[in-house]
A computed fold for a 350-nucleotide part of an RNA from an uncultured bacterium, annotated as small-subunit ribosomal RNA, central domain. The full RNA is in RNAcentral, with records from ENA and Greengenes.

Context: one part of a larger RNA
RNA sequence: UUGGGCGUAAAGAGUGAGCAGGCGUCUUGAUGUGUUAGUAGUUAAAAAUUAUGGCUUAACCAUAACAGAGCUAUUAAAACUGUCAAGAUUGAGUGCGAGAGAGGAGAGUGGAAUUCCCGGUGUAGGAGUGAAAUCCAUAGAGAUCGGGAGGAACACCUGUGGCGAAGGCGGCUCUCUGGCUCGCAACUGACGCUAAAUCACGAAAGCGUGGGGAGCAAACAGGAUUAGAUACCCUGGUAGUCCACGCUGUAAACUAUGGAUACUAGGUGUUUGCACCGUCAAAGGUGUGAGUGUCGAAGCUAACGCGUUAAGUAUCCCGCCUGGGGAGUACGGCCGCAAGGUUAAAACUC
Numbered sequence: 001u002u003g004g005g006c007g008u009a010a011a012g013a014g015u016g017a018g019c020a021g022g023c024g025u026c027u028u029g030a031u032g033u034g035u036u037a038g039u040a041g042u043u044a045a046a047a048a049u050u051a052u053g054g055c056u057u058a059a060c061c062a063u064a065a066c067a068g069a070g071c072u073a074u075u076a077a078a079a080c081u082g083u084c085a086a087g088a089u090u091g092a093g094u095g096c097g098a099g100a101g102a103g104g105a106g107a108g109u110g111g112a113a114u115u116c117c118c119g120g121u122g123u124a125g126g127a128g129u130g131a132a133a134u135c136c137a138u139a140g141a142g143a144u145c146g147g148g149a150g151g152a153a154c155a156c157c158u159g160u161g162g163c164g165a166a167g168g169c170g171g172c173u174c175u176c177u178g179g180c181u182c183g184c185a186a187c188u189g190a191c192g193c194u195a196a197a198u199c200a201c202g203a204a205a206g207c208g209u210g211g212g213g214a215g216c217a218a219a220c221a222g223g224a225u226u227a228g229a230u231a232c233c234c235u236g237g238u239a240g241u242c243c244a245c246g247c248u249g250u251a252a253a254c255u256a257u258g259g260a261u262a263c264u265a266g267g268u269g270u271u272u273g274c275a276c277c278g279u280c281a282a283a284g285g286u287g288u289g290a291g292u293g294u295c296g297a298a299g300c301u302a303a304c305g306c307g308u309u310a311a312g313u314a315u316c317c318c319g320c321c322u323g324g325g326g327a328g329u330a331c332g333g334c335c336g337c338a339a340g341g342u343u344a345a346a347a348c349u350c
Stems, first nucleotide, its partner, number of pairs: 004321003007304002012318001014201004021194003025088007034080001035077008049065006091191001092188003095184005103177007110154001115149007125136002162169002206247006215241002220236004258317006266295012299306002323350003332343004
C1' cells in the first nucleotide's frame, strides 16, 4: 500500500461543541469543470506480440504489421457531478399551545439516626468474637429519661421508573437556568450530516491554599488467628471522605457495541404526550408519536448471541487494529506543583 476487520479473538477516542475538509433533498433553466464519444497529433530506437525471410537448425539477425494508457488540440453530447440563476417543502429550524422529569447553579429549611457534653434514675458489668483478648467501667460505665452541641447522609415513596452528551443526578421550599417530547401547520427555505486540529465538560483517588471534622476509615498501633500472618476477624485510629477556590484528566469512563439517515414479521410489559370511543366522573378500549425492558420471523454471526433501541439491509463522515513478549515501556516533545498524563519506538526473543 492493497485486501480484511473493530460486542466477547488485535481494534469505537470517556463525552460533547465545532472551524477546515468530506458527503448532501425536490423542480426548472443556463454553463460545459469533471464525465462520455469521435477526429488529428504525440507517445525515439531496441525489447514484447504476430507474420515472412536469412545463417544446415536453434539461439541470433532482418523486414513488415498490430497494439497501448496518458497528454495536447479540436468537434459533439448534456443524463449524472460541479458552478451560476430562479423556485419548492418533505430534511433542518422558528412560532403558537401543552406535558413529564433525582437535568444544572445558588440560598434557606426539616425530621430520624450515630457521636460527644451537661443533669436525673440506677448498679456491675458493658463491648466484642467461631472462641477470645486488647478496649470501656465503682473516678459510677452500659441501660433509661430530659436538655444541649456538631457534622454528614437523606429511610419509606423507589420502580430492568425518570432526567442528562457523558461523568452523573434522590428529604422539602424558593430564586435563576439548560435540554427533551407531543399537538397545530403560521413562518424561514437545504440553513443539513459528520468532524482532523481546537475548545469545553469529565467518577473515585490524589495535589495546593483556607475552613470543617459526627460517622466511616488507607497508613499506623494493639489484641487474636497462624508454622509464620507485614492479611482476612476484633479494639482503637491519622490523612481522606465534607465546604470554598484552583489543579489533576484518568477508570471494566462498559451496552466492553462511534455519529447520522432510510428500509426490513410480530408478541408482551412499562413511562410519558395526543386523537377518538366509552363513563356522571373514573376504569377500560382503539389508533398514533417519543422513550425504556423482554421474547422472538427473516437475516447476520466462529459460536455465544444480535434481532425496528440490530451485531440485519444500504449510504455518508470520523476514530482505531495488523502475531505473543519487550511495552502502553525507553528516548524526545507537549502538559502538570507533584503524583503522573499524553504522544510513542527499537534492539532482542518465541